Notes
This is a predicted structure of a 184-nucleotide RNA (Lysine riboswitch aptamer) from Limosilactobacillus oris. The coordinates come from a structure-prediction model, not an experiment, and the mean pLDDT is 79. The model forms 98% of the base pairs in the Rfam consensus.

[in-house]
């Protein structure tokens, strides 16, 4: 003297990320149920095919009346946990939607797959929905590191930081610390 390398802490971006509560909208005057009528045989349980319930003691439909929800998800708010936070895709294996097969849904795991981030536009998916969720794409914007340049500073030197510009992207990043290492 402690560069670089590696491994660990602790850290940033921001209308950052996830998860809890509790009113509130919204879902909906829906859906289910009540009255009085119309109608006449099927309906209904995601769907095939089975195997249930209901139905001529008239259902499912439709039109009045009267009562009148839930789930999901959202914005604000407060707590929690935190910066691959988290998402999404493929997949596995449980449970769930009468069995069975398909299709979905929840939960857990794997997958070194994909996304820095957070809005905005157009579309595809799911939905009741023009919320929200996600996918593609397509603009800027923002962070982070490189790379050129300028200003300032000044010892007409550096350096960090600051502008502008182009170019990557998180398995990144950070004159922040420690380890290894009083090694070499």
């Nucleotide at each position: 003297a402690c560069a670089a390398a590696u491994c660990g802490a602790a850290g940033a971006g921001g209308c950052g990320c996830a998860g809890c509560c509790a009113a509130c909208a919204c879902c909906a005057g829906u859906a289910a149920g009540u009255u009085g009528g119309g109608g006449g045989a099927g309906u209904u349980c995601c769907u095939g095919c089975c195997g249930g319930a209901c139905g001529u003691u008239g259902a499912u439909c439709c039109c009045c009346u009267c009562u009148g929800a839930a789930c999901a998800g959202g914005g604000c708010g407060g707590c929690u946990g935190c910066c691959g936070a988290a998402g999404c895709a493929c997949u596995u294996a449980a449970c769930c939607g009468g069995g069975c097969g398909g299709c979905g849904g929840u939960u857990a795991g794997g997958c070194a797959g994909c996304u820095g981030g957070g809005g905005c536009g157009u579309g595809g998916u799911u939905g009741a929905a023009u919320a929200a969720a996600u996918c593609a794409c397509g603009g800027a914007c923002u962070g982070u590191c490189g790379c050129a340049g300028g200003a300032c500073g000044g010892a007409u030197a550096a350096g960090a930081g600051c502008c502008u510009g182009c170019g990557u992207u998180g398995c990144g990043c950070u004159a922040u610390c420690g380890a290894c290492a009083g090694a070499u």
Taxonomically the source falls in Limosilactobacillus (Bacteria, Bacillati, Lactobacillales, Lactobacillaceae).